Predicted 3D model of RNase P RNA and transfer RNA as a complex of 477 nucleotides.

This record gives sequence, C1' cells and structure tokens, in this order.
RNA sequence: GCUGGCCGGGCGACCGCGUGGACCCGCAAGGGUCCCCGAGGAAGGUCCGGGCUCCACAGGGCAAGGUGGUGGGUAACACCCACCCGGGGCAACCCGCGGGAAAGUGCCACAGAAAACAGACCGCCACGUCGGCUCCGGCCGGCGCGGUAAGGGUGAAACGGUGGUGCAAGAGACCACCAGCGUUCCGGGCGACCGGAACGGCUUGGUAAACCCCACCUGGAGCAAGGUCAAGAAGUCUCGCGCCUCCGGGCGCGGGGCGCGUGCACGUUCGAGGGCUGCUCGCCCGAGUGCGCGGGUAGACCGCUGGAGGCGGCCGGCAACGGUCGUCGUAGAUGGAUGGUCGCCCCCGACGGCCCCGCGAGGGGCCGGCGGGACAGAACCCGGCCUACAGGCCAGCUCAU
RNA sequence: GCCCCGGUAUCCCAACGGCAGAGGAAGCGGUCUCAAACACCGUCCAGUGUGGGUUCGAGUCCCACCCGGGGCACCA
Repeated sequence: GCUGGCCGGGCGACCGCGUGGACCCGCAAGGGUCCCCGAGGAAGGUCCGGGCUCCACAGGGCAAGGUGGUGGGUAACACCCACCCGGGGCAACCCGCGGGAAAGUGCCACAGAAAACAGACCGCCACGUCGGCUCCGGCCGGCGCGGUAAGGGUGAAACGGUGGUGCAAGAGACCACCAGCGUUCCGGGCGACCGGAACGGCUUGGUAAACCCCACCUGGAGCAAGGUCAAGAAGUCUCGCGCCUCCGGGCGCGGGGCGCGUGCACGUUCGAGGGCUGCUCGCCCGAGUGCGCGGGUAGACCGCUGGAGGCGGCCGGCAACGGUCGUCGUAGAUGGAUGGUCGCCCCCGACGGCCCCGCGAGGGGCCGGCGGGACAGAACCCGGCCUACAGGCCAGCUCAU
Repeated sequence: GCCCCGGUAUCCCAACGGCAGAGGAAGCGGUCUCAAACACCGUCCAGUGUGGGUUCGAGUCCCACCCGGGGCACCA
C1' cells in the first nucleotide's frame, strides 16, 4: 500500500428517570420502601424489500411504475455471493444505472463546404473556351462544365488503419497484413462467454439517466394500520313529577335510551356512491354519498415485542447461505425514561523533565501537570442500502529495500 | 411516527437538453420640480441549495446529501 473482520470507554459511590415484580399505607385517586432490567453500529435518512393489519383474499385488457451481463442465495429485494465482459493499477486489488442504436421515430447547438439515404470551401485532375508567353515540346492565368473523400481547415463526432497496385487525378476499385462486424461450423462451459476454422469487402456515427422495443416484476393504503371501551357535544325518543292551556298540546325539573348538528347538490332498484389515489370491461357491496359551515373529545386497553432471533459445535457448499444438535433469552416510553456529579483507571494529543538506540536526520521508553474521548439516540417488527463517526484492535495479501 | 411538495438576483417569478439565463418590483444615476411623489430614460444585481454522474453540451435528465414548507386522530 490493498482487503476483510471487530471494539467504540471500564469499575465504584451518591443523586435522578422509565417498565415490571414483591410488600406496606389509603374507601379510592394515589403515595412509600426494596429488587430485576433499561438504546445503536448506525437506533439516523425514510431510499428499497418483506412480515403484520384493513380494504370484497385483489378477475381480464390497457396505462403507469420498477428492474436490467450470467448462474446461485433468500420470505423478498434495487441486497449478498461466485463467475463473465469492459476499464484502472507493477501487484495485492478496485471501479462499472453492464439488455437492444444492422426494429422504428426524434435530436446532434456553435463552427464548418458538408452532421447521417453524407458532403466539393481550398486543393488535385480531365475536357471545352478565352487571353498571354514560347526555345514550338508545351507552360501560365481567367471562365464554364465535370471527376475525385488521398491532403488542408472546422468540430465532441467527417463514413476502417498501414503499405502497395491502379488511375487523368483518386477511391476497398483491387491486393497483402492488421482491427472490427455478420453468417455457418467445430471444441469447452449449466450459462454469460471463451478458443478456433471457413465464407462475406460487410466497415454499419453518438444518444435509450430521449420516445421506444424486448424480458421479468408490481392491487391499494399504512400501527395516526386496525380492534374494544369510556367521555362529551347539538338534538331526539321515552318515563315520573309540577305548572299553563284556545284541550291539539306547550314549558320546567329529574331519570333512562339512541346518538355530533346544519346548508346545498346528487340518490334509494330507471340505483348516487364505494371496492378502484389512472382508465375501461366484468363482478360484488349498496342507502346513503359529495362539497362547505360549525361543535365536541383529544382518555384507557389490545395491537406491543419470542423473532425469517443471538451464540457455539458438526455436516453440505468455492462463497453468499442451508441443514442439524446444544444453549441463551431482561427496552417498550406516549411530550416521549435509559441521565448527571465525583474518585480511580484506560485511550489519544501537544508540551516539559529524565533515560536508551543511532555518526546523523530521527526513533523508542518512563514520569508529570494540562486538554480531549466522536457520530448520534429506540417508538409495530425484521432483511438491506446510503449517509455521519474522536480513537483503537486483529487477521490475510501485495510491492520495494 | 407516516405521507407529500419545493429550492433560480434583495423580493416575486420565467426559461424545448443548445449563445450559460427572460421579465416585474426594489436599489442606484439622470430628466421633470422650489422640493418631493408620479411619469420617462439609463444602469446594477444570478452562474440556478451542495456534491457526483449521463451527454459534445445540464437550471432542465439520473443518484446521493443539505435546507425549507404542508397534511394526518376520534365522534365518521
């Protein structure tokens, strides 16, 4: 230098907080004493995947979203392992949103002659014509019409590379070698792919984190899910008593039951609306629903912590992981507990003193006082990813000397 | 705790992947006025929250982080 794994302060005293248990006081509400236990590697971001719960256990088609080399692991994944391909490094090893651009469409600014069925600005060359010169062989220049992608220049990108043949000049036009692609075949591998042979002048720009195509996956919402109980509000029904009465009833007090009230719109089988935070078909539920204005309660319990669980041995597997046996088992708050102070020790830092090694630069040890010890904090539970993190430990490998 | 949205100049707010950015208000200077306001003219102010990636090229597309904002329970 590279990789993998682990720890992330310890002990004691005092004070304090939360769940649970035992005992005591109290009619009860509650209070007191003692005991056990009490955050993390990320508990974080909420980026994926699942369990769990409810919505009719979720049917067909389209849309939408996601994933993207191959094989395996897993409850599942965008995660992990192994391998392939490409790139970087002397190497250990690392990195890769790694299907398709010869299915289709779109885009490629500026510059440049031309930017995707390529293209003649300069240059090179042939022909025609005009002019000039001439040593009579031709040469030079202008114009016109053509050929040419070898050279120049522009650009992120200019339609294989090098050499030769060829040609008026040139050009895969042709040839040799090289690079790539396609088709067919042979061999190896489960496969991605690798190695080889023959043929085809085939040379085909980039972009899919543009639309899209291909393959596979996905029903929606989330513990403020969901369930049980209590309380209260505007009323309404009813019972008893009292008062009034135009005999219909009304008012007041007390008890009980049901239960938020109200405006507008749509609707009750000619069915609103819901399942369905996209549409549609089909199916099911269905008497209320939608929008607005206002009122009340914001309490208790369940869900709630034992689960794809941790550790160790053996077996299978390169590994991720799986199987089996043994063993451990102790957070559950709800304005939200898990903390503070002191002492001793530990680690780190610069400084001071002493000592050791070395010619030296420098390295190491002991002591002393001082300063510092991070990131962060459960909230239904797991598996991952990503991000933050003072400092330290262990193992393996590589290069140089 | 869960779900969703946004970030461009001092403020408000535009911008098909293409000259790296339009406009309004405010500010500043001038004209007008005795002075101001109004009006008119001119001018200044950004590299798009941060970092990385895709692309020839990114405010725009993708990923990670930072900051800010909004919604929710029961009677239902």

Rfam match: Bacterial RNase P class A. Rfam classes the family as a ribozyme.